[in-house]
Transfer RNA from an uncultured Clostridia bacterium, 74 nucleotides, folded computationally. It matches the Rfam family "tRNA". The family's RNA type in Rfam is transfer RNA.
RNA sequence: AGGACCAUAGCUCAGCCGGUUAGAGCGCUGCCCUGAUAAGACAGAGGUCGGUGGUUCGAGUCCACUUGGUCCUA
Numbered sequence: 001a002g003g004a005c006c007a008u009a010g011c012u013c014a015g016c017c018g019g020u021u022a023g024a025g026c027g028c029u030g031c032c033c034u035g036a037u038a039a040g041a042c043a044g045a046g047g048u049c050g051g052u053g054g055u056u057c058g059a060g061u062c063c064a065c066u067u068g069g070u071c072c073u074a
Base pairs, nucleotide, nucleotide: 001073002072003071004070005069006068007067010026011025012024013023019057028044029043030042032040050066051065052064053063054062
C1' cells in the first nucleotide's frame, strides 16, 4: 500500500430476503421461598445497534466515507 472479517444491554452473542414493539443466556435490583445461605419461582431496570452522511414510505440489516480491533497479501 491492497484486501477480508468483526463492532447490537455490564459480559458472551442472536437478529432470516429491509417491515410493524430490538431479543436471549449470564450478571444486576426487588420480591417469594429458607432458621440463614445456595439453588429455584416471579417481576423489573439497563440499548439513540462504533460514528457521520446517503438510498427508501420504512435501515441493526443496503450504499459511501470514517474510527477501533483481528487476520491475509506485498
The coordinates come from a structure-prediction model, not an experiment, and the mean pLDDT is 81.